RNA sequence: GGCCCUAUCGUCUAACGGUUAGGACCGCAGGUUCUCAUCCUGUAAAUCGGGGUUCGAUUCCCCGUAGGGUCA
Repeated sequence: GGCCCUAUCGUCUAACGGUUAGGACCGCAGGUUCUCAUCCUGUAAAUCGGGGUUCGAUUCCCCGUAGGGUCA
RNA backbone atom coordinates (compact mmCIF):
# COMPACT_ATOMS: atom_id res chain seq x y z
C1' G A 1 0.00 0.00 0.00
C1' G A 2 -4.51 -3.62 -1.64
C1' C A 3 -8.70 -6.37 0.37
C1' C A 4 -11.97 -7.81 4.49
C1' C A 5 -14.22 -7.20 9.47
C1' U A 6 -15.54 -4.26 13.79
C1' A A 7 -17.09 0.52 16.50
C1' U A 8 -24.06 1.09 20.98
C1' C A 9 -24.54 3.16 28.74
C1' G A 10 -18.39 2.99 33.06
C1' U A 11 -17.76 -2.66 31.15
C1' C A 12 -19.93 -6.80 28.30
C1' U A 13 -23.87 -7.52 24.95
C1' A A 14 -29.00 -7.24 21.99
C1' A A 15 -31.93 -4.42 18.48
C1' C A 16 -35.61 -7.17 10.02
C1' G A 17 -35.69 0.90 8.14
C1' G A 18 -40.89 2.70 12.38
C1' U A 19 -38.12 0.18 19.64
C1' U A 20 -39.63 4.44 25.42
C1' A A 21 -32.43 1.96 22.02
C1' G A 22 -33.48 -3.73 25.64
C1' G A 23 -30.54 -7.11 29.04
C1' A A 24 -26.37 -8.40 32.52
C1' C A 25 -22.51 -6.49 35.74
C1' C A 26 -20.98 -1.99 38.14
C1' G A 27 -23.00 2.72 40.38
C1' C A 28 -27.00 5.26 43.19
C1' A A 29 -31.68 5.07 46.29
C1' G A 30 -35.01 2.15 49.11
C1' G A 31 -36.55 -2.64 51.53
C1' U A 32 -34.62 -6.93 54.42
C1' U A 33 -30.52 -7.44 58.52
C1' C A 34 -28.24 -5.53 65.34
C1' U A 35 -24.16 -4.58 61.35
C1' C A 36 -21.82 -6.30 56.84
C1' A A 37 -22.62 -9.63 52.94
C1' U A 38 -26.55 -12.11 50.30
C1' C A 39 -31.41 -11.37 48.44
C1' C A 40 -35.64 -8.11 46.60
C1' U A 41 -37.52 -3.44 44.33
C1' G A 42 -36.61 1.02 41.86
C1' U A 43 -33.37 4.43 39.27
C1' A A 44 -29.30 6.86 36.25
C1' A A 45 -26.26 6.06 32.13
C1' A A 46 -24.99 4.80 25.28
C1' U A 47 -25.55 4.54 18.98
C1' C A 48 -17.08 6.88 16.67
C1' G A 49 -17.13 11.81 13.32
C1' G A 50 -19.09 14.26 8.76
C1' G A 51 -22.16 13.89 4.49
C1' G A 52 -26.04 11.22 1.45
C1' U A 53 -30.66 8.05 0.45
C1' U A 54 -35.57 7.81 2.76
C1' C A 55 -41.79 10.21 5.13
C1' G A 56 -38.51 7.93 8.76
C1' A A 57 -31.40 5.62 9.68
C1' U A 58 -28.23 2.27 15.43
C1' U A 59 -29.68 -0.26 10.77
C1' C A 60 -28.53 1.20 3.79
C1' C A 61 -24.56 4.15 0.74
C1' C A 62 -19.96 7.44 0.59
C1' C A 63 -15.64 9.84 2.95
C1' G A 64 -12.85 9.96 7.33
C1' U A 65 -10.99 8.22 12.47
C1' A A 66 -9.67 4.14 15.70
C1' G A 67 -8.96 -1.14 16.39
C1' G A 68 -8.36 -6.13 14.30
C1' G A 69 -7.40 -9.84 10.30
C1' U A 70 -5.17 -11.13 5.63
C1' C A 71 -1.90 -10.50 1.16
C1' A A 72 2.46 -8.15 -0.38